[in-house]
């Protein structure tokens, strides 16, 4: 530096990845060589072999050979060695190690030096004899040598001693020569001991210690020393961490890191410790001894059961454990070690070889050329692309390996395990030699197929639910390469423990507050010291390693040499600024004193009034009280209300104030007393006396606890009444602890300014509070010190914000933090009467948890404003019958879609067949339709007839007609039939893969951009504000200025006028005709038609507003403030709707999911809903009647008049492709009648007879006549439409259509009522506020219960480890004592003695035993909470005023 919390942002913060490393392991793969490395686990147990012997020049004996000179072998005596070398890391937190010093020691062999080496003696092995034993081994007797043992002599030096004096040695071998021996001295080497400093974690280990600390004496040791003992004293260690517990060999170094650090202690090197476990000593120069001894214990083995033997943590090797670590190899050739005069012997030290990609390093698996860019693979938009110069082919080379030949150095003269090795030469032949991981982001590398939240992947974020670059395969690509990945571990990144280098207002973090101990830090100045500090020198800092330079193996790894470094410690010389020590002085820090001041500061005792309640009495009567509304409750036994009197307790209205005081908690009527602190002013005094403060001590709201009082009001618990689905609550009526006092506990709070204390410095302005000063013009002004607030600059901050009362700039000291949850919990400790407080984890689990700010959305937040949103009205729906759509049900099928508003008279502007997609049955398979190929026929086509069949279809006959071009070729086009294959076809799936179109918010007024500016940023500004509008409409203001999509306007239509035009329209004037109808001539004035214009713009006047925009009123006008209506739908939202209009990706079907046909279904019917029609009647029904429209439509058509039928209709035909003719009758209207009834209302239903359309009205059309005459008397909860030519009401037309509207779309006739207003419901717009929401409140989210799993606490106990204390036992052993038994050297007067040995005793002591504790761990019926777990239960606590504001402490 990257990924990951969010819609986005900044910050905090954890998790994760990229790097390097490894004694590694695992998976896949594996050509060669060099160098290195190789039981990290069971310090588990070990078969077998080897790992320490040697000396005949110390000695005797025996044997063999002999050239008799001698040579060799064996066991033994003796000497030296076996304390080295090799292994391991169990123990050890220690003078063990590291480093630097020290004094009281000894040191075999070695080298140096000066002396000595004389004379005697007694034994014991071997051996022989006799025994015991299974064995191991052993007993008795006898002989014998020595460099074995003993005595004497001598003593320069040595040792003891104050001195005198005393003590004490030797070994020889051999032919010279040499090797030895003895006592010293000094040296070297290796060692023992002591000290300073350094050396892990835990305080949930705080006190430890009795030989303990010191002294004197003595024992002991090589040596100092409580090392041991006796006595005396009472010390000693410890918060700078003793003791205890856990863990661990230490170091040079190694790994990592920029460094500082962190981690580590394999290989190599130094030290230590250990050798089956524990104890012990012997020998020796050296051991308490790895391959020695004794004892105890466990284990293994042998045994004749009496006894014995053993110790691989040496090298190999075996079993076991384990993820895992090698050969029972060769050689002493080299290096080194032991013995020996030497030859030589021994040496699993060592040197080599073997095994293993375990690591590092080097090399190879070929090189050049080669485009038809081969084949194959993969992809493809089907063209091509890619694999890819890659291959093949051609031309070369031969490293490594293989074969053959030669052949070292390592060795000074000899000796070579390695080894016929390294190396050299020759030969053949591209020949024998490539894999692994990855390709969503981090992170370099992309496509296809398969799969379909499956299988799987995953380091983190996360992929997979039918188009997966994330799974699996393939092609391609990327990375590394004899390796590549994975896992584990360490450091890094992590400034994430911050010394270098972090923080604490709100993210984790300031202790509730003070006093104060240790400690840390400390004003000005003089002198001095030189501890810290700085500089120089000396010593040391092993070697190896790291680094640099050079050299040697062909290079490298590796090795060799030199240098540097080793940041440290010690000694020494010097410096003196700073810190420090000592000394003297100073006054500014601090304190004292004097004078004044304010104050709910604290304590005690008094005292006052108001109010509440209660009691008594009076007045008085039916209610009072309480609530959203009520009820519980009180009241006729007199309440409430009111008056008077009394009692009691608690709290102190007004003043009262971001006013005051206090360290904090906290403190409020008034008075008195006692008392703390603070401030201001001032002559004076002390002279650094200061700041902070781990532990410690004190204070500390409320609740709570104890004892005793008190108790008016209030009020947990509790009771009742309400509310509610419930209501263990909110509301109401009561009410006990408590609240109050005294004394004693508790010790916690959101104890907050969420801001530790102290000091200094760094712009101001405005309040307020306590004191002082100045001049005054007395209202005040200026100024100064202390306190308390508001705003604000610099600066700081993630931002919010802080800002002389800092969160700024610095210093000093303390406290605290290190992801969320688990958890402030468990255990342990301390405190407490208890409640509990305090200190304070871990397992496990998550990838976040958080802070601030931003944009939205939302709120039972606020403000402003709109809309038939409510209100005011009119008419409906919901009830009835019917029509129609839907759900449901049914069915072979009742095709499919639409689903709150925004599905439901919707797609459907017309389901009897068709439509039709559904069902049953019967048929077709290049297909009903398109393109291409081949063959055939030339027409194609049409009419008629016959047969089979339900029809599709099949078979047959007959008639009509005979295509175009032409190069005259069956050449081209075209058509039809047949054939094979590509293909057609699909209303099959996915509207959550899509285009297009549409609905909706909503004709709502909004949605954005450029530049600028502000902000670290998301973003903001503009678009907010003041007015105004239907409008982000306009005006004004403004760090914004402009612009775009929307609004408006431009478009259509309607309303008025003018002009032009005048047929099919019209008829005022003129004329004709009599058919009386603009019918005709004529005319175009009017109506009308349809084209062009005009007209309306707040233009004018008044008022208002800000001199604006605009609003109100008025005039004129056909029309007035958008004149009415329409078209027109911003950015976007709903994964809204449609794959069944169409188009289209993918998937699926292909003699069927395609195509044809007949019949059926979509028309079903217990039900439920939506939308409608007709009604329930008199504003009506019925009858009569010569009133008046507009939009439209018409040739397969509209169809007049006429005839006919009761009627639907029929017959027949005129006119009209229509301002000409027709549909066409408009209806409501008007007149008459009926008189309130299931009717002369209503018409459903049913019967029957008909009409029309159509191939065909059975399922299943419409209509007519006659007959029938159901429900229904105005419709519950609820709900819909409409603000004017509107609602309501009346008829007319059209599309679809053969026929079939109560639907849809249009047209005109008649023609209302109401709107106070914006509180409420719904929807919407703008601003603002809160938010734990962002899938955005249909959000989020809490707890119990139920289920599963996980870890954990308690737990009667139980098992084991470890440790302490007391007692007991007491092996081996050394020590001390005894030593009557035994006894060679010396002495002897020969009796014996000295000395020694066995033996016995004593204290010490390992193991063991008993008892009582401490501590740790395992298990544990049951039990507590905790965590985790797509769709369980109950509620709704929190987030909005979350619907009772939330939260903290307590009960």
């Nucleotide at each position: 530096g990257a990924g990951u919390u969010u819609g986005a942002u900044c910050c905090u913060g954890g998790c994760u990845g990229a790097g390097a490393a490894c004694g590694a392991a695992c998976g896949c793969u594996g050509g060669c060589g060099g160098c290195a490395g190789g039981c990290c686990u069971a310090a588990c147990a070990c078969a077998u072999g080897c790992a320490a012997g040697u000396c005949g020049a110390a000695c005797g004996c025996u044997c063999u050979c002999u050239u008799c000179g001698g040579a060799g072998a064996g066991a033994g005596u003796g000497g030296c060695g076996c304390a080295c070398g090799g292994g391991u890391g169990a123990g050890u937190a220690a003078c063990g190690c590291g480093u630097g010093g020290g004094a009281a020691c000894a040191u075999a062999c070695c080298a140096u030096u000066g002396a000595g080496u004389a004379c005697g003696g007694a034994a014991c092995a071997a051996c022989c004899c006799a025994g015991g034993g299974a064995a191991a081994c052993u007993u008795g007797g006898g002989c014998u040598a020595a460099u074995a043992c003993c005595g004497u002599a001598u003593a320069c030096g040595c040792c003891c001693c104050g001195g005198c004096g005393a003590g004490g040695a030797a070994a020889g071998a051999u032919u010279u020569a040499u090797c030895g021996c003895c006592a010293g001295a000094g040296g070297a080497u290796g060692g023992g001991c002591c000290c300073g400093c350094g050396u892990c974690c835990g305080a949930u280990u705080a006190g430890g210690u009795a030989g303990u600390u010191g002294g004197u004496g003595u024992c002991g040791u090589a040596a100092c020393g409580g090392c041991g003992c006796a006595c005396c004293a009472a010390g000693c260690c410890u918060g700078c961490g003793a003791u205890c517990g856990g863990u661990a060999g230490c170091u040079g170094g190694u790994c990592u890191g920029a460094g500082a650090g962190g981690a580590u202690g394999a290989u190599c090197a130094g030290c230590c410790a250990c050798a089956c476990u524990g104890g012990g000593a012997c020998u020796g120069a050296g051991a308490c001894a790895c391959g020695g001894c004794c004892c105890a214990g466990a284990c293994u083995c042998c045994u004749a059961c009496g006894g014995g033997a053993g110790g691989c943590a040496g090298c190999a090797g075996u079993g076991g454990g384990g993820a895992a670590u090698a050969u029972u190899g060769g050689a002493c050739a080299a290096u080194g070690g032991g013995g020996g005069c030497a030859a030589c012997c021994c040496u699993g030290a060592u040197c080599c070889a073997g095994c293993c990609a375990u690591g590092c390093c080097g090399c190879g698996u070929g090189a050049g050329u080669g485009a038809a860019g081969a084949a194959g693979g993969c992809c493809u938009u089907a063209g091509g692309g890619u694999u890819g110069u890659a291959a093949a082919g051609c031309u070369c080379u031969u490293u490594c390996g293989c074969c053959g030949g030669g052949g070292a150095a390592g060795a000074u003269a000899a000796u070579g395990a390695c080894g016929g090795u390294a190396c050299c030469c020759g030969g053949a032949g591209a020949a024998g030699a490539a894999g692994c991981c990855c390709c969503g982001g981090c992170c370099a590398a992309c496509u296809c197929c398969g799969u379909g939240c499956c299988a799987g992947c995953a380091g983190c974020c996360g992929c997979g639910g039918u188009a997966a670059g994330a799974c699996g395969g393939a092609g391609g690509g990327g990375g590394c390469u004899a390796g590549c990945g994975u896992u584990g571990u360490u450091c890094g990144g992590a400034a994430u423990u911050a010394c270098u280098g972090g923080g604490c207002g709100u993210a984790a973090a300031g202790a509730g507050c003070g006093c104060g101990u240790a400690g840390g830090c400390g004003g000005c100045u003089u002198a001095u010291c030189a501890a810290g500090u700085c500089a120089g020198g000396c010593g040391u800092g092993a070697a190896a390693g790291c680094c640099c330079u050079a050299g040697g193996c062909u290079c490298a790894a590796c090795c060799u040499a030199g240098g540097a470094a080793c940041u440290g410690c010690g000694c020494u010389u010097g410096a003196u600024a700073c810190u420090g020590g000592u000394u003297g002085g100073c006054u500014u820090g601090a304190g004292u004193c004097c004078g004044g001041a304010a104050g709910a500061g604290g304590g005690u005792g008094g005292u006052g009034g108001a109010a509440c309640u209660c009691c008594c009495a009076g007045u008085g009567u039916a209610g009072a009280g309480g609530u959203g509304a009520a009820a519980u409750u009180c009241g006729u036994a007199g309440a409430u209300a009111u008056u008077g009197g009394g009692a009691a307790g608690a709290a102190c209205a007004c003043c009262g104030g971001u006013g005051g005081c206090g360290a904090a908690g906290g403190c409020g009527g008034c008075c008195a007393c006692c008392u703390g602190g603070u401030c201001c002013g001032g002559c004076a005094c002390u002279g650094a006396c200061g700041c902070u403060g781990a532990g410690g001590c004190g204070c500390g709201a409320a609740a709570g606890c104890g004892u005793g009082g008190g108790g008016a009001g209030c009020a947990a618990a509790c009771a009742g009444g309400a509310u509610u689905a419930g209501a263990u609550a909110c509301c109401c009526u009561g009410g006990u602890a408590g609240u109050c006092c005294a004394c004693g506990c508790c010790g916690u709070a959101a104890a907050c300014g969420a801001u530790g204390u102290g000091u200094g410095c760094u712009a101001g302005c405005c309040g307020u509070u306590g004191g002082g000063a100045a001049a005054c013009c007395u209202a005040g002004u200026u100024u100064u010190c202390g306190g308390u607030g508001g705003c604000g600059c610099a600066g700081c901050u993630a931002a919010c914000g802080c800002a002389u009362u800092a969160a700024g700039c610095a210093c000093a000291c303390c406290g605290c933090c290190u992801g969320g949850g688990g958890a402030g919990u468990a255990c342990g400790g301390u405190c407490g009467c208890a409640a509990g407080a305090u200190u304070a984890a871990a397992a496990c689990u998550c990838a976040a948890a958080g802070g601030a700010a931003u944009u939205g959305a939302c709120g039972g937040g606020g403000g402003c404003c709109c809309g038939c949103a409510c209100a005011a009205g009119c008419g409906g729906u919901g009830g009835a019958g019917c029509a129609u759509g839907u759900g449901g049900u049914u069915u072979a099928a009742u095709u499919c879609g639409a689903a709150g508003c925004a599905a439901c008279g919707c797609g459907c502007a017309g389901a009897a067949c068709c439509u039709u997609a559904c069902c049953a049955g019967c048929c077709c398979u290049u297909g009903a339709c398109a393109u291409g190929c081949c063959c055939g026929u030339c027409g194609c086509g049409g009419g008629c007839c016959c047969g089979g069949g339900a029809g599709a279809c099949c078979g047959g006959g007959u008639c009509c007609u005979u295509c175009g071009g032409u190069u005259c070729g069956g050449c081209c086009g075209g058509a039809c039939g047949g054939g094979a294959c590509a293909c057609a076809g699909g209303u099959g799936c996915u509207g959550c893969a899509u285009g297009g179109c549409u609905g909706u918010c909503g004709u709502c007024a909004g949605c954005u951009c450029g530049u600028g500016u502000c902000g670290u940023g998301a973003g903001a500004u503009g678009u907010u504000g003041g007015g105004u509008u239907a409008a982000g409409u306009c005006c004004c203001g403004c760090a914004a200025c402009g612009a775009g999509c929307g609004c408006a306007a431009c478009c259509c239509u309607u309303g008025c006028c003018u002009c032009c035009a005048g047929u099919u329209g019209c008829c005022a004037u003129c004329g004709g005709g009599u058919u009386u109808g603009g019918c005709c001539g004529g005319g175009c004035a009017c109506u009308c038609u349809g084209g062009a214009g005009g007209a309306a713009c707040u233009g004018c006047c008044g008022g208002u507003g800000a001199c604006a925009a605009g609003c109100c009123g008025g005039a004129g006008g056909a029309a007035g403030g958008u004149g009415g209506g329409g078209a027109u739908g911003a950015c976007g939202u709903c994964a809204a709707g449609u794959c069944c209009u169409c188009a289209u990706g993918g998937c699926c079907c292909u003699u069927a999911c395609g195509g044809g046909c007949u019949g059926g279904g979509c028309u079903a019917c217990a039900c439920a809903c939506g939308u409608g029609c007709u009604a329930c009647a008199a504003u009506g029904g019925c009858g009569g009647u010569g009133a008046c429209a507009a939009u439209g439509g018409g040739c397969u058509g509209c169809g007049a008049g006429c005839c006919u039928g009761c009627g639907a209709g029929g017959g027949g035909u005129a006119g009209c492709g229509a301002a000409u003719c027709c549909c066409a009758a408009a209806a409501a209207g008007c007149c008459g009648u009926c008189u309130c009834a299931g009717u002369u209302c209503g018409g459903a239903u049913u019967g029957u007879u008909c009409u029309c359309u159509g191939c065909a009205a059975c399922u299943c059309g419409a209509g007519a006549g006659c007959a029938u005459g159901a429900a229904g008397u105005u419709g519950g909860a609820a709900u819909c439409g409409c603000u004017a030519g509107u609602a309501a009401u009346c008829g007319c037309g059209u599309a679809u259509c053969a026929g079939c509207a109560u639907g849809a779309c249009g047209c005109g006739g008649u023609g209302a009522a109401u709107a106070c207003g914006u509180u409420c419901c719904c929807g919407g717009g703008c601003c603002u506020u809160g938010u734990a929401c962002a899938c955005a409140c249909c959000g989020c989210c809490c707890g119990u219960c139920a289920c599963a799993c996980c870890a954990u606490g308690g737990g009667a106990g139980u098992u084991g480890g470890u440790u302490u204390u007391a007692c007991u036992c007491g092996a081996a052993g050394a020590c001390g004592g005894c030593g009557c038994g035994c006894u060679a050297a010396c002495c002897u007067u020969c009796g014996g003695g000295a000395g020694g040995c066995a033996g016995c005793c004593g204290g010490c002591c390992a193991c063991g035993g008993u008892a009582a504790g401490g501590u740790c761990a395992g298990c544990g019926a049951c039990u507590g909470g905790g965590g985790u777990g797509a769709a369980g239960u109950c509620g709704u606590a929190a987030c909005a005023a979350g619907g009772u504001a939330a939260c903290c402490g307590u009960a």
Record summary:
The prediction has a mean pLDDT of 86. Small-subunit ribosomal RNA from an uncultured prokaryote, 1451 nucleotides, folded computationally.